[in-house]
A computed fold for an 88-nucleotide RNA from Lacrimispora xylanisolvens, annotated as c-di-GMP-I riboswitch aptamer.
RNA sequence: AUAUGUCAAAGGCAAACCAGUUGAAAAACGGGGACGCAAAGCCAAGGAUCUAAGGUGUUUCUUGCACUAUGAUAGCCUAGCCGCCAGA
Numbered sequence: 001a002u003a004u005g006u007c008a009a010a011g012g013c014a015a016a017c018c019a020g021u022u023g024a025a026a027a028a029c030g031g032g033g034a035c036g037c038a039a040a041g042c043c044a045a046g047g048a049u050c051u052a053a054g055g056u057g058u059u060u061c062u063u064g065c066a067c068u069a070u071g072a073u074a075g076c077c078u079a080g081c082c083g084c085c086a087g088a
C1' cells in the first nucleotide's frame, strides 16, 4: 500500500418503543433505550420508497378527491468522498 475481517481485542454507532421540542405531514433533533451494524461515517447525483404544506386540476362547493417535491429516508440499492482497529 492492497485485500480480508467468521472468531478475538480496542474504540464507535443505535432500530422498535417512551416522553420532550420542531414540522402541514413524512420525518428530524437532543434524552432514555438496544434490534441490529465493519462504514449503521459523509453525500439526495441516479433508481426506489414516504409525505403533499404550497401549486394545478376536479367537484356533490367542502375539513372532499386526483396529480405534483421545491420536503424527507444514507438503518433500501447504485455512484461519489473520507476513515478507526486487527491478535489467531
Base pairs, nucleotide, nucleotide: 004086005085007087012037013036017032018031020029021028022027035075041081042080045078046077047076048073049072050071054068055067056066057065058064
The prediction has a mean pLDDT of 86. It matches the Rfam family "c-di-GMP-I riboswitch aptamer". About the family: GEMM was predicted in a large-scale screen for bacterial structured RNA regulatory elements. Of the family's consensus pairs, 100% are formed in the model. The source organism's lineage runs through Bacteria, Bacillati, Bacillota, Clostridia and Lacrimispora.